[in-house]
RNA sequence: AGAGGUCGCGAAUAUUAUCAGUAAGUCAGCUGAGCGGGUAAAGAAGCUUAGAAGCUGAGUGAAAGGGAUAUUUGCCGAAGCGCCGGUUAGCUUUACCUAGCCUGCGCUGGGACUUGGUUUAAGAGACCAAGGACUGUCGCUGCUUCAUGGCAGCGGAGCGCU
Numbered sequence: 001a002g003a004g005g006u007c008g009c010g011a012a013u014a015u016u017a018u019c020a021g022u023a024a025g026u027c028a029g030c031u032g033a034g035c036g037g038g039u040a041a042a043g044a045a046g047c048u049u050a051g052a053a054g055c056u057g058a059g060u061g062a063a064a065g066g067g068a069u070a071u072u073u074g075c076c077g078a079a080g081c082g083c084c085g086g087u088u089a090g091c092u093u094u095a096c097c098u099a100g101c102c103u104g105c106g107c108u109g110g111g112a113c114u115u116g117g118u119u120u121a122a123g124a125g126a127c128c129a130a131g132g133a134c135u136g137u138c139g140c141u142g143c144u145u146c147a148u149g150g151c152a153g154c155g156g157a158g159c160g161c162u
Base pairs, nucleotide, nucleotide: 001162002161005076008075009074010073011072012071013070014069015068016067018066024060026058027057028056029055030054034047035046038096039095040094041093042092043091079108080107081106082105083104085102086101087100088099089098090097109135110134113131114130115129116128117127118126119125137156138155139154140153141152142151143150144149
């Protein structure tokens, strides 16, 4: 500096199905004192007998994340996951949880399929583990070839290979 794959790995934009007849709010009825932004406790602004939270009915009715397609674009530890620590946000504090970021350490060559698990609204997708194949690469062995080529078997890992 390049290669693996026509589903290689990410990102952005546009459109679109789903999310969902859900959340929220309106009206009516029942009920009758609490409610208060992830969970628990304490607290604060605030709301509440001019009716909180909850339940039922009617009529309205989203969005985000995740998906698909198209286009553009950065790349080949691309990237993903796990753990310790730090930090930011979720009203304040504490303990957890979730999401983002920053090191550090560890695992994974790559994509698909099957099974199990986690996440999610989800039979989608993503992630993790296992399995047997496929594929690229290198090493060893054997066969073949004019050959640096081809084939087969076994094995290793990207801090690799050319």

Lysine riboswitch aptamer from Ligilactobacillus ruminis, 162 nucleotides, folded computationally. The RNAcentral record of the sequence draws on MGnify. Of the family's consensus pairs, 98% are formed in the model. The source organism's lineage runs through Bacteria, Bacillati, Bacilli, Lactobacillales and Ligilactobacillus.